Predicted 3D model of a 393-nucleotide RNA (Bacterial RNase P class A) from a Pseudomonadota bacterium. Rfam family: Bacterial RNase P class A. By type it is a ribozyme. The coordinates come from a structure-prediction model, not an experiment, and the mean pLDDT is 76. The sequence was found by an Rfam model in a public genome assembly.
RNA sequence: UCAGACGGCCGGGCGGUCGCCCUUUCCCGCGAGGGGAGGGGAGGAAAGUCCGGGCUCCACGGCGACAAGGCGGCGGGUAACGCCCGCCGGGGGUGACCCCAGGGAUAGCGCCACAGAAAGCAAACCGCCUGCGCCCUCGGGCGCCGGUAAGGGUGAAAGGGUGGGGUAAGAGCCCACCGCGGACCGGGUGACCGGGACGGCAUGGCAAGCCCCGCCUGGAGCAAGACCGAAUAGGGGCGUCGCGCCGGCCUUCGGGCCGGUAGGGCUGUCGCAGGCCCGAGGCGUCCGGGUAGGUCGCGAGAACCGUCCGGCAACGGGCGGUCCAGAGGAAUGGCCGCCGCGUCCGCUUCCGAGCGGGCGGCACAGAACCCGGCUUACAGGCCGUCUGAUCUC
Numbered sequence: 001u002c003a004g005a006c007g008g009c010c011g012g013g014c015g016g017u018c019g020c021c022c023u024u025u026c027c028c029g030c031g032a033g034g035g036g037a038g039g040g041g042a043g044g045a046a047a048g049u050c051c052g053g054g055c056u057c058c059a060c061g062g063c064g065a066c067a068a069g070g071c072g073g074c075g076g077g078u079a080a081c082g083c084c085c086g087c088c089g090g091g092g093g094u095g096a097c098c099c100c101a102g103g104g105a106u107a108g109c110g111c112c113a114c115a116g117a118a119a120g121c122a123a124a125c126c127g128c129c130u131g132c133g134c135c136c137u138c139g140g141g142c143g144c145c146g147g148u149a150a151g152g153g154u155g156a157a158a159g160g161g162u163g164g165g166g167u168a169a170g171a172g173c174c175c176a177c178c179g180c181g182g183a184c185c186g187g188g189u190g191a192c193c194g195g196g197a198c199g200g201c202a203u204g205g206c207a208a209g210c211c212c213c214g215c216c217u218g219g220a221g222c223a224a225g226a227c228c229g230a231a232u233a234g235g236g237g238c239g240u241c242g243c244g245c246c247g248g249c250c251u252u253c254g255g256g257c258c259g260g261u262a263g264g265g266c267u268g269u270c271g272c273a274g275g276c277c278c279g280a281g282g283c284g285u286c287c288g289g290g291u292a293g294g295u296c297g298c299g300a301g302a303a304c305c306g307u308c309c310g311g312c313a314a315c316g317g318g319c320g321g322u323c324c325a326g327a328g329g330a331a332u333g334g335c336c337g338c339c340g341c342g343u344c345c346g347c348u349u350c351c352g353a354g355c356g357g358g359c360g361g362c363a364c365a366g367a368a369c370c371c372g373g374c375u376u377a378c379a380g381g382c383c384g385u386c387u388g389a390u391c392u393c
Stems, first nucleotide, its partner, number of pairs: 001389010012339007020041009043364001047375002050373005055221004068217005073087005088102001089100004103212002108210002110206003125152002127148003131144005160178006179201001180199002184195004225296004235287007244261007263278005303322008340362002342359007
């Protein structure tokens, strides 16, 4: 210098002016309200609402079993987690570093498409080889019975890999190394790692198909929930005025209850026939429930900043300081000037850049009960550590 890996941070600034939300205080006003001064006012993701909690209500005697859902290497951190840190194993990269739903495949069931001869009690398509028969130009060729998983071909996967010996050709048939297996020894808290013998290699893969093992889990959510509470309508008590006719019962002789009837209404309209309903309430006052609405929940907290200590780290602890939005479908904005960054044009240039002007370009995105995570979106920029290559001293 170029190319990259990882981690952290910022994400326009200042001023003027006009406004918005919350709040403190003062003045005026009987009050409704009006005016003045001061303080605070979005984010790293406020987003998606995916996971875990706080809080609230409901349910619930304890233990166990079953079902359903979730999680899954080991050790830590945490209020908790499916999150984070450190480590282990596997895979990728020259490397810094990155990725992994990472328990169990001799408990059982199921599946393994296409291609291929054969895909799970393995398999002979091509090829290779002994024997036998026939042909022959004596190199060989063809056919048959067999052997063979070393070679080719198919496939995601073909029953250990490489090399040597061996053999008719081959084969863990034999040997060395590697891999694998069950024990042993050593190290580590552990996942796991290392070692020398032994075994000739055996039952390939898929558990994000069912399943098995271990662990975890009540349900709903701030429209949770608590308190206050109108108008109107409806319920109840009391008072007052009123209540056609017939029958029955009761009566404290005021009246009350029940059944029918005159009368009235509905069945779209009319006629006929029928059915159902009303057939005593009005006014005043008080009580209780609910609705609209209001208040709380609702901002001092697993808080933030600084510093020290412990720890590789996540994180924990001590000390000091700070108070930091909150409402209601929802305020945190508009305009102007200057500066910064970007881009375009022109001029100058000692080629590093400088000056002048234009453009309005400056992302993703807006709290709604709160907190810890994860995921996703993001113009532009800054800082730190590290890797590879090349050049110079």